A computed fold for a 170-nucleotide RNA from an uncultured Opitutaceae bacterium, annotated as c-di-AMP riboswitch aptamer (ydaO/yuaA leader). The model forms 96% of the base pairs in the Rfam consensus. Its Rfam family is "c-di-AMP riboswitch aptamer (ydaO/yuaA leader)". Its family is annotated with regulation of gene expression and cyclic-di-AMP binding in the Gene Ontology. The sequence was found by an Rfam model in a public genome assembly.
RNA sequence: GUUCUUUCACCGCCUAAGCGCCGGCCCCUUCCUGGGUCGGUGCACGGGGGAACCAAACUCCCCGAUCAUGGGAUCGGGGACGGGGCGCAUGGCUGCAGGCAACCGCGGUCUAGGUCACUUCCUGGGACCGAGCCCGUCAGCUAACCUCGUCGGCCACGGGAAGGGUGAUC
Numbered sequence: 001g002u003u004c005u006u007u008c009a010c011c012g013c014c015u016a017a018g019c020g021c022c023g024g025c026c027c028c029u030u031c032c033u034g035g036g037u038c039g040g041u042g043c044a045c046g047g048g049g050g051a052a053c054c055a056a057a058c059u060c061c062c063c064g065a066u067c068a069u070g071g072g073a074u075c076g077g078g079g080a081c082g083g084g085g086c087g088c089a090u091g092g093c094u095g096c097a098g099g100c101a102a103c104c105g106c107g108g109u110c111u112a113g114g115u116c117a118c119u120u121c122c123u124g125g126g127a128c129c130g131a132g133c134c135c136g137u138c139a140g141c142u143a144a145c146c147u148c149g150u151c152g153g154c155c156a157c158g159g160g161a162a163g164g165g166u167g168a169u170c
Base pairs, nucleotide, nucleotide: 007168008167009166010165011164012154013153014152018043019042020041021040022039023038024037025036026035027034044150045149046148047147048146049145054140059080060079061078062077063076064075065074066073067072082138083135084134085133086132091110092109093108094107095106096105098103113129114128115127116126118163119162120161121160122159123158124157
């Protein structure tokens, strides 16, 4: 130095949102070492666009007219609503206000879905979220190809089994 093995301790969470190398600057330090920041680069993780084939091609409300007559079709006028992306964050019922209505805004309640401590499985109790933002009239899938992000926010329920990693140790 390497391999095997014994024992003990520990492993933060949500999110894709991280790890390493090189260089500049700053800080700490007697030295070694370490930290912060900026830039470059590699890997890793995540998103978008983008052929063929395939898929897709349909709105709602009010008023009037016509046909029809167990409740609908057509035409005209007016009004409402584009479409898409990230994300677990969808949808129902209901109250208030505007409006004839469709619809829009705010609230309540439930709900599709999602999270809970290294990973997976089993088990016992629960708790919480169910938002927000973006593109700008435009994009289905999609090989090649092109392109973008690596922010931000928090504090931690137990038990059992197997596995992994780090440190120490026999």